[in-house]
RNA sequence: AUGGAUCUUCGGGGUAAGGUGAAAUUCCUGACCGGCGGUGAAUGGUUCGAUCAGCACAUAGCGAUUGAAUCACAGCCCGCGACUCGCUGUCUGUCCUGUAGGACGAUAGCGACUGAUCUGGUGCAAAUCCAGAGCCGACGGUAAAGUCCGGAUGGGAGAAGAUCAAU
Numbered sequence: 001a002u003g004g005a006u007c008u009u010c011g012g013g014g015u016a017a018g019g020u021g022a023a024a025u026u027c028c029u030g031a032c033c034g035g036c037g038g039u040g041a042a043u044g045g046u047u048c049g050a051u052c053a054g055c056a057c058a059u060a061g062c063g064a065u066u067g068a069a070u071c072a073c074a075g076c077c078c079g080c081g082a083c084u085c086g087c088u089g090u091c092u093g094u095c096c097u098g099u100a101g102g103a104c105g106a107u108a109g110c111g112a113c114u115g116a117u118c119u120g121g122u123g124c125a126a127a128u129c130c131a132g133a134g135c136c137g138a139c140g141g142u143a144a145a146g147u148c149c150g151g152a153u154g155g156g157a158g159a160a161g162a163u164c165a166a167u
Base pairs, nucleotide, nucleotide: 001167002166004164005163006162007161008160009159010158017029018028019027031147032146033137034136035080036079037078038077043072044071045070046069047068048067049066050065051064052063054062055061075135076134084112085111086110087109088108089107090106091105093104094103095102096101117133118132119131120130121129139150140149141148
């Protein structure tokens, strides 16, 4: 350094102000928010190395060039998670029952579903940079909800670290 096993910790933000109304953070004007991994031309930061008939007394230090590693940059480019639905299994769950099963619930695996971007600029190159305009956001509750309450003190993509053995 690489992959593996075990464990620990972490792992989502947001309706100001106003209008209508008996009632709305739900409607209207307007405000605000952006999970995880990848990519991210270029650029910048950090670390290490190389070169210099560059500065320098100097093997220190500084500067320039260059290479490597790493960090930072996408809600709407790719993939994933959550939600929802289906199938199968399990339950030392509940209920029904003709004891063969059925209904509901919990849980594990697999599968399905899974939103939204253009224009201009720069440039060899932009879906990512800069500027502008636009768009999107599970289910249940409730005056119709991305933002309130609830399932959820849950789950989770994954992130960091520790230990063990191996290469």

Predicted 3D model of a 167-nucleotide RNA (FMN riboswitch aptamer (RFN element)) from Paenibacillus lutimineralis. RNAcentral holds the sequence, with entries from Rfam. Its Rfam family is "FMN riboswitch aptamer (RFN element)". Gene Ontology term of the family: FMN binding. Rfam describes the family as follows. The RFN element is a highly conserved domain that is found frequently in the 5'-untranslated regions of prokaryotic mRNAs that encode for flavin mononucleotide (FMN) biosynthesis and transport proteins. This element is a metabolite-dependent riboswitch that directly binds FMN in the absence of proteins. In Bacillus subtilis, the riboswitch most likely controls gene expression by causing premature transcription termination within the 5' untranslated region of the ribDEAHT operon and precluding access to the ribosome-binding site of ypaA mRNA.The FMN riboswitch structure, reported in present an FMN-bound six-stem junction, adopts a butterfly-like scaffold, stapled together by opposingly directed but nearly identically folded peripheral domains.